Predicted 3D model of a 100-nucleotide RNA (SAM riboswitch aptamer (S box leader)) from a soil metagenome.
[in-house]
RNA sequence: CUUAUCCAGAGUGGUCGAGGGAAACAGGCCCGACGACACCACAGCAACCUGGCCCGAGAGCCAAGGUGCUACCUCCUGCCCGAAACCCGGGAGAGAUAAG
Numbered sequence: 001c002u003u004a005u006c007c008a009g010a011g012u013g014g015u016c017g018a019g020g021g022a023a024a025c026a027g028g029c030c031c032g033a034c035g036a037c038a039c040c041a042c043a044g045c046a047a048c049c050u051g052g053c054c055c056g057a058g059a060g061c062c063a064a065g066g067u068g069c070u071a072c073c074u075c076c077u078g079c080c081c082g083a084a085a086c087c088c089g090g091g092a093g094a095g096a097u098a099a100g
């Protein structure tokens, strides 16, 4: 850079000690001394790759090896369109992950 996906799924223990929620900023909302976030260990999930089953193809199922992931829709919004202003719906943009 390109393509695909992103409303589902999945925790315990230890260490640390005050912030944190995947661009920046802003506006919200939520989580956090009942210890968040981060790190380590084991475990789990199954998004992509891999292996197998099945199949005309697709879809589906199993495994869990490589990455990844394990609060809230990518937490929501800010740009555009529809709508009577808000709510709402859709799209883009940006982001994250995987493969090349």
Stems, first nucleotide, its partner, number of pairs: 001100006011042005019031003025078004043070003047067003050063004074094001079091004
RNAcentral holds the sequence, with entries from MGnify.